[in-house]
RNA sequence: GCGGGAGUAAUUCAGCGGCAGAAUGCUUGCUUUCCAAGCAAGACGUCACGGGUUCAAAUCCCGUCUCCCGCU
Numbered sequence: 001g002c003g004g005g006a007g008u009a010a011u012u013c014a015g016c017g018g019c020a021g022a023a024u025g026c027u028u029g030c031u032u033u034c035c036a037a038g039c040a041a042g043a044c045g046u047c048a049c050g051g052g053u054u055c056a057a058a059u060c061c062c063g064u065c066u067c068c069c070g071c072u
C1' cells in the first nucleotide's frame, strides 16, 4: 500500500429503513439476625466521527478514525 471483518448502555451482545433492546453490572426498596440468593422498582446511549440518499437512517451509499485478520 491492497482486501476483508468489527465499532450500539459500565461490560458482552442483539437489532439490517419506521418507539434503541436483552443479559450481567450499578442504585433503592422488600425479604433475612447479617451476608449471599430471590423478588420489585429505578438510573444509565451524541448507535466511533463527518457528509449524502430518503417523508423517515443504528440500519443504505461515500469519506475519515481506531482495533483485528490476511496479502504484498
Stems, first nucleotide, its partner, number of pairs: 001071007010024004018055001026042005048064005